[in-house]
Context: one part of a larger RNA
RNA sequence: CUGGGCGUAAAGGGUGCGUAGGUGGUUUGGCAAGUUAGUAGCGUAAUUCCGAGGCUUAACUUCGGAACUACUACUAAAACUGCUGGGCUUGAGUGCAGGAGGGGCAUGUGGAAUUCCUAGUGUAGCGGUGGAAUGCGUAGAUAUUAGGAGGAACACCAGUGGCGAAGGCGACAUGCUGGACUGUAACUGACACUGAGGCACGAAAGCGUGGGGAGCAAACAGGAUUAGAUACCCUGGUAGUCCACGCCGUAAACGAUGAAUACUAGGUGUAGGGGGUAUCGACUCCCUCUGUGCCGUCGUAAACACAUUAAGUAUUCCGCCUGGGGAGUACGGCCGCAAGGUUGAAACUC
Numbered sequence: 001c002u003g004g005g006c007g008u009a010a011a012g013g014g015u016g017c018g019u020a021g022g023u024g025g026u027u028u029g030g031c032a033a034g035u036u037a038g039u040a041g042c043g044u045a046a047u048u049c050c051g052a053g054g055c056u057u058a059a060c061u062u063c064g065g066a067a068c069u070a071c072u073a074c075u076a077a078a079a080c081u082g083c084u085g086g087g088c089u090u091g092a093g094u095g096c097a098g099g100a101g102g103g104g105c106a107u108g109u110g111g112a113a114u115u116c117c118u119a120g121u122g123u124a125g126c127g128g129u130g131g132a133a134u135g136c137g138u139a140g141a142u143a144u145u146a147g148g149a150g151g152a153a154c155a156c157c158a159g160u161g162g163c164g165a166a167g168g169c170g171a172c173a174u175g176c177u178g179g180a181c182u183g184u185a186a187c188u189g190a191c192a193c194u195g196a197g198g199c200a201c202g203a204a205a206g207c208g209u210g211g212g213g214a215g216c217a218a219a220c221a222g223g224a225u226u227a228g229a230u231a232c233c234c235u236g237g238u239a240g241u242c243c244a245c246g247c248c249g250u251a252a253a254c255g256a257u258g259a260a261u262a263c264u265a266g267g268u269g270u271a272g273g274g275g276g277u278a279u280c281g282a283c284u285c286c287c288u289c290u291g292u293g294c295c296g297u298c299g300u301a302a303a304c305a306c307a308u309u310a311a312g313u314a315u316u317c318c319g320c321c322u323g324g325g326g327a328g329u330a331c332g333g334c335c336g337c338a339a340g341g342u343u344g345a346a347a348c349u350c
Base pairs, nucleotide, nucleotide: 004321005320006319007304008303012318014201015200016199017198021194022193023192025088026087027086028085029084030083031082033081034080035077036076037075038074039073040072041071048066049065050064051063052062053061054060091191092188093187094186095184096183097182098181103177104176105175106174107173108172109171110154115149116148117147118146119145120144121143125136126135162169163168206247207246208245209244210243211242215241216240220236221235222234223233258317259316260315261314262313263312266295267294268293269292270291271290272289273288274287275286276285299306300305323350324349325348332343333342334341335340
């Protein structure tokens, strides 16, 4: 390379947007690049195949014939692909009418709780544990009442419920704003799918500058435990956690399952719509679209299991894998303030 694969054995990029490229609905006319057919040229000789001959035979060799992908030129065909012109509406998009949502950003507001401060009541304990001790407390703690300060998070509702591309999003109000869904079928008329590079987003931790700091809490200190205890338990406690701006760019970034389209039994929940039946009306019942769960047939699978939300049957495009260790290391490049990230070997060894 061919091939075979990628839920758990090695292997799906963290996610999106999108460039080049690859691929692409339906109908009709033209062209003839690909394609198909034919003719001619070239395709040296040898080799190969067939027939005959020569060495005793064979290998070997001589002669005759056949064949020779490809390439070039010409002629023809027009189904398929392509190119080009015209059309279509189912794909895609727009419009219109609706309802749903913790989607995002900004500003403001609220109550419960923890802590601290002030004042009152009150007195000897509190706290903590398996049991204790460190710690706090007669300079009046804990408890309780009133007032105040400040920061962070939003109990119940809450749900294999919702929204978002993923990361993620949960008090309330207002403003700005993105997307999806349902119905309709007015408009455009293939405008589509995927996507190497590229660009953007991207939990937590970490970094820079400036704020903030209630609770929690790496590091650290002390008390225990223990043979020891650089831990688990306890008392404290600083970075950090929070905000603004800028970096970092990684996670078991997981459904360990790339995206898109079509097809292939059902049953039962649930969320958001639509239609019909029924009714005075609300229910009920039936159908349908989109999402999200469970069970399950065919099929698949090494098994576990998956099963219209496929790991089934197919097509298109991208990413990735190729024995374990060495190693996601070294070196070099690129990125970063750094931490480090990304790309990514070999010797050697089993």
Overview
This is a predicted structure of a 350-nucleotide part of an RNA (small-subunit ribosomal RNA, central domain) from an uncultured Clostridia bacterium. Rfam family: Bacterial small subunit ribosomal RNA. It was read from a public genome assembly. The coordinates come from a structure-prediction model, not an experiment, and the mean pLDDT is 85.